Context: one part of a larger RNA
RNA sequence: GGCACACGGAGGAUGCCUAGGCGCCAGGUGCCGAAGAAGGACGGAGCGAACGCCGAAACGCCUCGGGGAGCCGUACGCAGGCUGAGAUCCGGGGAUAUCCGAAUGGGGGAACCCACUGGACGUAAUGGUCCAGUACCCGCUGCUGAAUCCAUAGGCAGCGAGGAGGCAGACCAGGGGAACUGAAACAUCUAAGUACCCUGAGGAAAAGAAAACAACAGUGAUUCCGUCAGUAGCGGCGAGCGAAGGCGGAGAAGCCCAAACCAACCUGCUUGCAGGUUGGGGUUGCGGGGCGUCUCAUGAGGAGUUACAAAAUGGAUGUGUAGGAGAAGCGGUUUGGAAAAGCCCACCGCAGAGGGUGAGAGUCCCGUAUCUGAAACAGAUCCAUCUCCGAGACGGACCCCAAGUACCGCGGGACACGAGGAAUCCCGUGGGAAUCCGGGAGGACCACCUCCUAAGGCUAAAUACAACCUGGCGACCGAUAGUGAACCAGUACCGUGAGGGAAAGGUGAAAAGCACCCCGGGAGGGGAGUGAAAAAGAACCUGAAACCGUGUGCCU
Numbered sequence: 001g002g003c004a005c006a007c008g009g010a011g012g013a014u015g016c017c018u019a020g021g022c023g024c025c026a027g028g029u030g031c032c033g034a035a036g037a038a039g040g041a042c043g044g045a046g047c048g049a050a051c052g053c054c055g056a057a058a059c060g061c062c063u064c065g066g067g068g069a070g071c072c073g074u075a076c077g078c079a080g081g082c083u084g085a086g087a088u089c090c091g092g093g094g095a096u097a098u099c100c101g102a103a104u105g106g107g108g109g110a111a112c113c114c115a116c117u118g119g120a121c122g123u124a125a126u127g128g129u130c131c132a133g134u135a136c137c138c139g140c141u142g143c144u145g146a147a148u149c150c151a152u153a154g155g156c157a158g159c160g161a162g163g164a165g166g167c168a169g170a171c172c173a174g175g176g177g178a179a180c181u182g183a184a185a186c187a188u189c190u191a192a193g194u195a196c197c198c199u200g201a202g203g204a205a206a207a208g209a210a211a212a213c214a215a216c217a218g219u220g221a222u223u224c225c226g227u228c229a230g231u232a233g234c235g236g237c238g239a240g241c242g243a244a245g246g247c248g249g250a251g252a253a254g255c256c257c258a259a260a261c262c263a264a265c266c267u268g269c270u271u272g273c274a275g276g277u278u279g280g281g282g283u284u285g286c287g288g289g290g291c292g293u294c295u296c297a298u299g300a301g302g303a304g305u306u307a308c309a310a311a312a313u314g315g316a317u318g319u320g321u322a323g324g325a326g327a328a329g330c331g332g333u334u335u336g337g338a339a340a341a342g343c344c345c346a347c348c349g350c351a352g353a354g355g356g357u358g359a360g361a362g363u364c365c366c367g368u369a370u371c372u373g374a375a376a377c378a379g380a381u382c383c384a385u386c387u388c389c390g391a392g393a394c395g396g397a398c399c400c401c402a403a404g405u406a407c408c409g410c411g412g413g414a415c416a417c418g419a420g421g422a423a424u425c426c427c428g429u430g431g432g433a434a435u436c437c438g439g440g441a442g443g444a445c446c447a448c449c450u451c452c453u454a455a456g457g458c459u460a461a462a463u464a465c466a467a468c469c470u471g472g473c474g475a476c477c478g479a480u481a482g483u484g485a486a487c488c489a490g491u492a493c494c495g496u497g498a499g500g501g502a503a504a505g506g507u508g509a510a511a512a513g514c515a516c517c518c519c520g521g522g523a524g525g526g527g528a529g530u531g532a533a534a535a536a537g538a539a540c541c542u543g544a545a546a547c548c549g550u551g552u553g554c555c556u
Base pairs, nucleotide, nucleotide: 001555002554003553004552005551006550007549008548009547015541016506017505020477021476022474023473024472025471026470027469028468029466030465031166032165039100040099041098042055043054044053046078047077050074051073052059061094062093063092064091065090066089070082071081072080105114106113107112115134116133117132118131119130120129121128136163137162138160139159140158141157142156143155144154171202172200173199174198175197176196182189186236212219213218223250224249225248226247227246233241234240254458255457256456261280262279263278264277265276266275267274268273269272285436287401288400289399290398291395292394293393294392295391296390301389302388303387304386312385313384314383315382316381317380319378320377321376323372324371325370329345331344332343333342334341346363347362348352354366355365356364407431408430409429410428411427412426413425414424417443438453439452440451441450442449493500494499513540516527517526518525519524
């Protein structure tokens, strides 16, 4: 030095565990903000820091409920307190809520600095302190008021839960808008109106009440699903893209204006017209309405807060935001540190889901089935109060029925449709109608026929999503896994910055966390003691291997 065996050190694999994750389902809910948000800074306890909670009224205040014996957070210490006159704790409503932050009196290198106006305190006076207000834009009202006479612009004041900012890295609409890639290269094309950027909104959004489809028969707003159908088509007819009618379902809801005409008021002037405001009227395609004539009705009727007008109040019911009741072995015996295990004997069950308890418990605890509960607040349904509400016929002379619109040329875009025979829809540009004997569409265009009434607007549900709350589930993970994060993690740390981004779980049933003695400066160790176990002693369950030793044997 090697090998073997034994015993150790070191190390933290493995096994077991789960406090945390991941995914799915169902229900709820879907905004917050100048009445100052989201997010922070700094503070607050008798006693150092941190997290949580709170805000100078600061580990809390008031009130209304719940609850019923302990409590003063994590946090197991010391000290001192609170509590059946009901604390701590849980829930509803309220008060307070420093400073920064849209940040808004002005400034500023966020959490700081400096003001003005009014009021209050204080000083002999100045300085000082406290409270309220003081940004900008918009709307309304009033006052004032230039060039410029009236006026207007502008200015000032008051009022307004008006706007501003945040977010749920989701869903929606709109404005912009790639490339890689595919075409086995590549340019039209594709990827794709995707990713991404911006704006805006809602709990959904968008769309929506036929100038629609269809086809000689009919349907009757929109949206979503299935089918139609990988069909008809489009396409360097390549790659590829790709409908619609219909049918079956989900869900169902329809309305308001403009105009003609009438009335009132105002303005203008060319005095009988024009314009404006308000109210009435009116809303349609078997064309409707105005207008004229006539009939019947105003109520035991209908409707209503999501459109169709718009505010509430009360009651009932059920729901949510705290809860409550809740059966049956303190059974015997054996093993054990411990019984819930084995054996024996009982009992309950609308409860034998699950978790905990010194091993594995229907009957020990929390629960579970079932039943039950709200002073207050919220929202739902219903009922009252309340609020709102005329229809029709005939006539066919006259009037109205949405204009730089429809449509056309040119240039683009969207439509499954790449300019094509290219309808339809939208934008730019240049032209530019008609008012029902009008006008649009039915895939160039024309005729017949059919369908429908553009150029104003509103509209629930069926649909999409899931930050948040509640409940449930898993042939999901089990600490190099599962979230980056089971642990004080978006932390430590790195970076000027945008940004990047860890490691780190387990004593024991219970701290019973080793009084006391010995060695040692200590660390540590040996006894003693606790414990079932200390080879469970906090560097703490199990404790593999690499690696390092000690002893013995053999070989060299």

A computed fold for a 556-nucleotide part of an RNA from Effusibacillus dendaii, annotated as large-subunit ribosomal RNA, domain I. RNAcentral holds the full RNA, with entries from Rfam. Lineage of the source: Bacteria > Bacillati > Bacilli > Alicyclobacillaceae > Effusibacillus. Its Rfam family is "Bacterial large subunit ribosomal RNA".